[in-house]
C1' cells in the first nucleotide's frame, strides 16, 4: 500500500411503531423507540429499479392503448430541480484492524 478473517475497545446510525409538525401524495423533520447496519456517512444534478403526483378542451372514464355500469381494472407513454441511498450498481470520504 492492497485485500478485508476473527476478536476486542471507543464511539456512531436507527427499521417497525408512537406523538407532533410539514407535504395533494409518495414521503420528510423533530422527539421517543430498536429490527438491524462496517459505510444504515454523503451524492437522486451518474445509472438501474420502484413509488407518488400531473397530463387542458371534447368525451361515460382515460394522456393513450383500451376499459365500462360507475369500485370504469390493467398496461404503456410524457412531464416533475417529485419521493425512496435502510432496493441496488457506481462515485467520494471514513473508525478499529490480525495473518
Nucleotide at each position: 500500500u492492497a485485500u478485508g478473517a476473527a476478536a476486542a475497545a471507543a464511539g456512531c446510525c436507527a427499521a417497525a411503531u408512537c406523538a407532533u409538525c410539514c407535504g395533494c401524495a409518495a414521503g420528510g423533520g423533530u422527539g421517543g423507540g430498536a429490527c438491524g447496519g462496517a459505510a444504515a456517512g454523503c451524492c437522486a444534478a451518474c445509472g438501474g429499479g420502484u413509488c407518488u403526483c400531473u397530463g387542458a378542451u371534447u368525451u361515460g372514464c382515460u394522456g393513450a392503448g383500451g376499459c365500462g355500469g360507475u369500485u370504469a381494472u390493467c398496461u404503456c407513454c410524457a412531464g416533475a430541480a417529485g419521493g425512496c441511498g435502510g432496493c441496488u450498481g457506481g462515485g467520494u470520504u471514513g473508525c478499529c484492524g490480525a495473518c